Annotation: Small-subunit ribosomal RNA from a wastewater metagenome, 1505 nucleotides, folded computationally. Its Rfam family is "Bacterial small subunit ribosomal RNA".

RNA sequence: AGAGUUUGAUCCUGGCUCAGGAUGAACGCUAGCGACAGGCUUAACACAUGCAAGUCGAGGGGCAGCGAGGGAGUGGCAACACUUCUGUCGGCGACCGGCGCACGGGUGAGUAACGCGUAUGCAACCUGCCCUUCACAGGGGGAUAACCGGGAGAAAUUCCGACUAAUACCGCAUACGUCCUCCGGGGGCAUCCCCGGAGGAUGAAAGAAUUAUCGGUGAAGGAUGGGCAUGCGUGAUAUUAGGUAGUUGGCGGGGCAACGGCCCACCAAGCCCACGAUAUCUAGGGGUUCUGAGAGGAAGGUCCCCCACAUUGGUACUGAGACACGGACCAAACUCCUACGGGAGGCAGCAGUGAGGAAUAUUGGUCAAUGGACGAGAGUCUGAACCAGCCAAGUCGCGUGAAGGAAGACGGAUCUAUGGUUUGUAAACUUCUUUAGUGCGGGAACAAAGCGGUGUCGUGACGCCGGAUGAGUGUACCGCAAGAAUAAGCAUCGGCUAACUCCGUGCCAGCAGCCGCGGUAAUACGGAGGAUGCGAGCGUUAUCCGGAUUUAUUGGGUUUAAAGGGUGCGUAGGCGGUUUAUUAAGUUAGUGGUUAAAUAUUUGAGCUAAACUCAAUUGUGCCAUUAAUACUGGUAAACUGGAGUACAGACGAGGUAGGCGGAAUAAGUUAAGUAGCGGUGAAAUGCAUAGAUAUAACUUAGAACUCCGAUAGCGAAGGCAGCUUACCAGACUGUAACUGACGCUGAUGCACGAGAGCGUGGGUAGCGAACAGGAUUAGAUACCCUGGUAGUCCACGCCGUAAACGAUGCUCACUGGUUCUGUGCGAUAUAUUGUACGGGAUUAAGCGAAAGUAUUAAGUGAGCCACCUGGGGAGUACGUCGGCAACGAUGAAACUCAAAGGAAUUGACGGGGGCCCGCACAAGCGGAGGAACAUGUGGUUUAAUUCGAUGAUACGCGAGGAACCUUACCUGGGUUUAAAUGGGAAAUGUCGUAUUUGGAAACAGAUAUUCUCUUCGGAGCGUUUUUCAAGGUGCUGCAUGGUUGUCGUCAGCUCGUGCCGUGAGGUGUCGGGUUAAGUCCCAUAACGAGCGCAACCCUUACCGUUAGUUGCUAGCAUGUAAUGAUGAGCACUCUAACGGGACUGCCACCGUAAGGUGAGAGGAAGGCGGGGAUGACGUCAAAUCAGCACGGCCCUUACACCCAGGGCUACACACGUGUUACAAUGGCCGGUACAGAGGGCCGCUACCAGGUGACUGGAUGCCAAUCUCAAAAGCCGGUCGUAGUUCGGAUUGGAGUCUGUAACCCGACUCCAUGAAGUUGGAUUCGCUAGUAAUCGCGCAUCAGCCAUGGCGCGGUGAAUACGUUCCCGGGCCUUGUACACACCGCCCGUCAAGCCAUGGAAGCUGGGAGUACCUGAAGUCCGUAACCGCGAGGAUCGGCCUAGGGUAAUACCGGUAACUGGGGCUAAGUCGUAACAAGGUAGCCGUACCGGAAGGUGUGGCUG
Repeated sequence: AGAGUUUGAUCCUGGCUCAGGAUGAACGCUAGCGACAGGCUUAACACAUGCAAGUCGAGGGGCAGCGAGGGAGUGGCAACACUUCUGUCGGCGACCGGCGCACGGGUGAGUAACGCGUAUGCAACCUGCCCUUCACAGGGGGAUAACCGGGAGAAAUUCCGACUAAUACCGCAUACGUCCUCCGGGGGCAUCCCCGGAGGAUGAAAGAAUUAUCGGUGAAGGAUGGGCAUGCGUGAUAUUAGGUAGUUGGCGGGGCAACGGCCCACCAAGCCCACGAUAUCUAGGGGUUCUGAGAGGAAGGUCCCCCACAUUGGUACUGAGACACGGACCAAACUCCUACGGGAGGCAGCAGUGAGGAAUAUUGGUCAAUGGACGAGAGUCUGAACCAGCCAAGUCGCGUGAAGGAAGACGGAUCUAUGGUUUGUAAACUUCUUUAGUGCGGGAACAAAGCGGUGUCGUGACGCCGGAUGAGUGUACCGCAAGAAUAAGCAUCGGCUAACUCCGUGCCAGCAGCCGCGGUAAUACGGAGGAUGCGAGCGUUAUCCGGAUUUAUUGGGUUUAAAGGGUGCGUAGGCGGUUUAUUAAGUUAGUGGUUAAAUAUUUGAGCUAAACUCAAUUGUGCCAUUAAUACUGGUAAACUGGAGUACAGACGAGGUAGGCGGAAUAAGUUAAGUAGCGGUGAAAUGCAUAGAUAUAACUUAGAACUCCGAUAGCGAAGGCAGCUUACCAGACUGUAACUGACGCUGAUGCACGAGAGCGUGGGUAGCGAACAGGAUUAGAUACCCUGGUAGUCCACGCCGUAAACGAUGCUCACUGGUUCUGUGCGAUAUAUUGUACGGGAUUAAGCGAAAGUAUUAAGUGAGCCACCUGGGGAGUACGUCGGCAACGAUGAAACUCAAAGGAAUUGACGGGGGCCCGCACAAGCGGAGGAACAUGUGGUUUAAUUCGAUGAUACGCGAGGAACCUUACCUGGGUUUAAAUGGGAAAUGUCGUAUUUGGAAACAGAUAUUCUCUUCGGAGCGUUUUUCAAGGUGCUGCAUGGUUGUCGUCAGCUCGUGCCGUGAGGUGUCGGGUUAAGUCCCAUAACGAGCGCAACCCUUACCGUUAGUUGCUAGCAUGUAAUGAUGAGCACUCUAACGGGACUGCCACCGUAAGGUGAGAGGAAGGCGGGGAUGACGUCAAAUCAGCACGGCCCUUACACCCAGGGCUACACACGUGUUACAAUGGCCGGUACAGAGGGCCGCUACCAGGUGACUGGAUGCCAAUCUCAAAAGCCGGUCGUAGUUCGGAUUGGAGUCUGUAACCCGACUCCAUGAAGUUGGAUUCGCUAGUAAUCGCGCAUCAGCCAUGGCGCGGUGAAUACGUUCCCGGGCCUUGUACACACCGCCCGUCAAGCCAUGGAAGCUGGGAGUACCUGAAGUCCGUAACCGCGAGGAUCGGCCUAGGGUAAUACCGGUAACUGGGGCUAAGUCGUAACAAGGUAGCCGUACCGGAAGGUGUGGCUG
């Protein structure tokens, strides 16, 4: 110090989350030791038991108990024992008395307060014990407790009688005090205070003990501790805005230590409050603690200070001090005892118990030290304190060993596995050490006073000597001994975040702080190995600060992300021009006081060191004082620049009221006129023969003002438009006469405020929510049409909202250019130009996330106001205010999500735009869709109908050939290291063949037959056994390789460097032309390059060269019926190798060029000549695990293997692809001609013979430019005559041929017979642009044969049409919009239905605290008091005031719950529609009104987002 998370990516805004530190913690796992510190955060809940406040005999009377002494008695020889008497002594229970009990200790309920903190004041006060000073202590009196006697009661307790003492109590005397009056002096902060004198009134005392002293009374002072008052500071909520009757003040009293409405009587009507009163909720405050760079934020446990409280509430008494934790009285609740009459109690003291809770300790030791109470003291008491115990609950420290040690051991884990890697120098092993622990031994400090003695000075301190005192504790510490011996875990390992593999699991189980993992290869779940981090701890949870500049003082924002009020006027407040003087409040500086201690900082010291402790040091606040006077403020005086006034001028849809005008529209009347009008995408509703529409004239009505008109003007905004009159207002310009800071902003407030809407009364032509009808549609509560009411208009009154927008608050100052324009003024020469105020455009700096903005700032500064703080819930609920209502203003929470959002980028998409291409359409030709058959698919069926392919891009596809085999499927029969192959070992001589049995076969069994070579070692070949490797067309094409389809033979896809941009990215690749083409040219912040295009390759078309057999034959020769048949030749054709040729090269025109045009020339071929091969980056998780290969998973007497038979050929049906047809451009019969490319020895076969034929029997040629398969349409002739035919050939019957072990399921072919549908095919749809379509036949692969009408090739004959790019489909480029990015098969809205969750309303039910009124009213203070007591003083009694509590009543507030009800949120695959995002298919949105299942629709005004 940052990081993760919104996106395909980017920048920004913005929230959520993490890494750090901390804790009185808790939980989980684990645990050796010590030091220091800590330990009920919850029930201020209830408490058994013990202890926590006593002490003094040197105050007193006394003597119950203990001890001692004395007297008497009894027993006893005595010692002695026992009994009794005696306060005589030590002492001392209870009692009287003194002091203490108001400290110490606990807790945080209450309290938002002078409670606390800080700083002051008391001239308005008190203060026991302590210190100092002065003075005094004379003389009397009467009681009472204890004890004793008696009584009541269960007890607690209490009553009566009698005796007695005091440092207990009460008079008297005295008085430096107090009070009153008078006189004098001094001082001060107002009231006043101090000093001195005189007179009057009034008020004291206590002794003890013995000689050391201690105590008593009055006064003054001090110290300490308190009381009171004041300034400032010290929570939340305004959905709490008014509160207050002793209330505020006065006068006079009372009361108090003292001031004071503290209390009372009277008088006045004040007092507090937006600078937040009152109310409600929450809370002890501070020193400090945690965090933070700081400013801050949070906390207030331990320790210290203050406050408050002591079961709850009230009250006083005593006292120096209390309204009193271990005192009293009363009331209430609770608990306990009881003889039922009545009593007792208060752990928020220390331990401890129960309860609550996630959770917090021993019913310990000692007064040794420190401190406290009492005492003269010894001393006693002290759960204060000091110690110990328990607890890893924290901080700090130590240890669990150290060095060497590679065969890198065994084992584990893992991998690319004859081996490697890792665990790992780790272990073993060798050597060494001994902290802590254990054993043995030694052994502190904390202790010095007090006490006794003594010295000094001299009367209470110091010094010296002596002896006593330790809970902790035989502890800390030290020494010795043995021995590596007794001592390591926890969490994590996808990213953030250090650390990775295997197995299991299979959206399951589970994990998770955020993002997110898990659906068969999970570094994210669980286990293991390994690693990382920390370590006697480690993780988790909770909470706080930080990170978070995410409330922003330091230190944020508001055009579009959340956020400028709709606009003005203006109050309080804030801020404010120039000069001078003065003041010194702010400000600044110095000094002083305070800021308790502890804590914190720095330095040092002490425990072995550290934590810890100690000493010194520093410290931002407040107060006072002195000084300064620049700035701000105050006061006084002045100024003119801000602001305003005056005068003059000109400007404008500025406002209000009145008058007037024409056009249009509608209606009415009249005229004229006839059949339609109107309306739409097309129609219909509607109007019209009762005369419409159209036309003309006249009349009437209401509303709005064409042109001018604008990028214009005016206004604060909303807004304002015919002409004219009146009135009102305004900015502006000029002049510089007047005033002299009069200014700016503006919470609350007041006013204005489009449209819609509301009320009352008018008005109503047009338009027009609602409504009605007609259309559209699946529906159409819409868009379109015909009507039409409120409304729109006017007057008056409400409402108060809009995308009320420049989404940009107002004012002032400053900061570059260019250009247009409105209104003035000036200069000049008319042009032109200066200046002021307005309205626009464009661009620089700057700013900004960017878009953009840019003198009309979103720049740079100043002042003031308003507003924002993640999305949703929600501008909702509740409350309040306003409104006639509709509604408006103010304005949450629970819950839920990890995003929501802005700008820009690249794509994709659009029922957006532009340009362009393609048999894409159009123009044509021929088909498909109808029929029959073939074939494939779906479906169905089946034991099985094996599997795959499924929009284009599956369906005559894998399959280039299923009768068995193939074959993967089914049924049945069999085999189990296997059907094949290889390696090792052992055995063996076989194997095989033949015969035979069973069997459907496979297979099983039986019989016969005993290998070859040899250097004799063995080798070869094979079998059997065994072992290691099998086998799988089982799964996953979504784990893969390879291959393939498609977009698409479309023209695209990228890179390097540079440049632009914060960046994604852009540029290049865009633009203008051109091309089949990102082809080329020009232009150009780009310059180049790569993969594609093109070319290079093959083939075809022309020519040449070379070469001539099996090819060819012109000339020569031979021969035949005839034929290159033969000699010969290589000219030609041809064959097959190499070359040439075509490049817009030439010409004309157009063009800068590239290039285009031309029936141009030439040429076999002309603008890519035709055809093929060739398929960029990529897309579709496209296809294929069944072609092959391959990871993982699965099966192993079976999911493997063998065999027989069956099936893949099924058949109500549907679809695709084909074949044959429907006929005369034809069918049939006869004759006759011409190819190319291929194939051929288990082959093709000439030729001959037989058969109607398929074919058969012979026979020869050919391993092929030699022989052979081997053409058809065509041509010539004949026939048929439009018909279900001489078309068509399905189907069926019969007879055959061929292949093959075998044609039943299930082959092809032949012949005879049979002769179905079908007469050109609906919607729709396919192919093709030239040697193409169409048509005709031929060949080949596979193959025994063939279901081939399929596929791949070959040649023969050989057309028509293209105006053109509007439309359909697909594609390319540019641009635009986007809420899409799985990318429109996208996204997404609302109702309804289901489940869950929180929440609002609600008849009611119920609880709480506070208050009000009335009634009642304990204890107690105070006041009053005739009867009773007393001589009296006085007392008792009774009454009164006040009050805790109780009761009654009505109300307000805050909760809980509730039938029912409202919306909201969330939830893989529900229903209805499709509102929004593209022109989202009617542009969207805002306000408002009406309507509708729902999104929504429509009207009206507004906005452009």